A computed fold for a 71-nucleotide RNA from a Chloroflexota bacterium, annotated as transfer RNA. Rfam family: tRNA. Gene Ontology term of the family: triplet codon-amino acid adaptor activity. The family's RNA type in Rfam is transfer RNA. The prediction has a mean pLDDT of 82. The RNAcentral record of the sequence draws on ENA.
C1' cells in the first nucleotide's frame, strides 16, 4: 500500500429490500410477612456521511474503528 472479514440496546446475537427475533443484565409492576423463584411490563432507526428505491439494517460509493492474509 494492496486484499478480506466484521461493526446492530450495557453485553452477547437474529435479520440478506416492505416499519428489528431472542437471551442475559437493568428498570417498574404483580405474588410474598420479607426474600428468592415465576409472571407481565419498558428501553436499540442498526459504526459516520452520501447515493440509488414508493421504501435500505440489508444494494452502491467514501471515511472511520478492529481483526487476518501478502508485500
Nucleotide at each position: 500500500u494492496g486484499g478480506g472479514g466484521c461493526g446492530u440496546g450495557g453485553c452477547c446475537a437474529a435479520g440478506u429490500g416492505g416499519u428489528a427475533a431472542g437471551g442475559c443484565a437493568g428498570g417498574g409492576g404483580a405474588c410474598u410477612u420479607u426474600g428468592a423463584a415465576u409472571c407481565c411490563c419498558c428501553g436499540a432507526c442498526c459504526g459516520a456521511a452520501g447515493g440509488u428505491u414508493c421504501g435500505a439494517g440489508u444494494c452502491c460509493u467514501u471515511c472511520c474503528g478492529c481483526c487476518c492474509c501478502a508485500g